[in-house]
RNA sequence: GCGGAUGUGGCGGAAUGGUAUACGCGCAGGUCUCAGAAGCCUGUGGGCGCAAGCCCUUGGAGGUUCAAGUCCUCUCAUCCGCA
Numbered sequence: 001g002c003g004g005a006u007g008u009g010g011c012g013g014a015a016u017g018g019u020a021u022a023c024g025c026g027c028a029g030g031u032c033u034c035a036g037a038a039g040c041c042u043g044u045g046g047g048c049g050c051a052a053g054c055c056c057u058u059g060g061a062g063g064u065u066c067a068a069g070u071c072c073u074c075u076c077a078u079c080c081g082c083a
Stems, first nucleotide, its partner, number of pairs: 001082007010025003018066001026044006045056004059075005
């Protein structure tokens, strides 16, 4: 230099163009216990807000589309192959 794969909440990881983050881990609260562990229940992406709610979010930028994590273009990072 050329080709390919991958990139999604704090972490792992799913998602046929149709509610972004299912499920697990972790974390917080509760239950249980003399106390803890385990189990069980509830909650848990980010920002603003007293709240109701509003806005943003799939490495980054643009495009197609009524609608994009998903399709297209460029680009960045990591890994693999070829030269």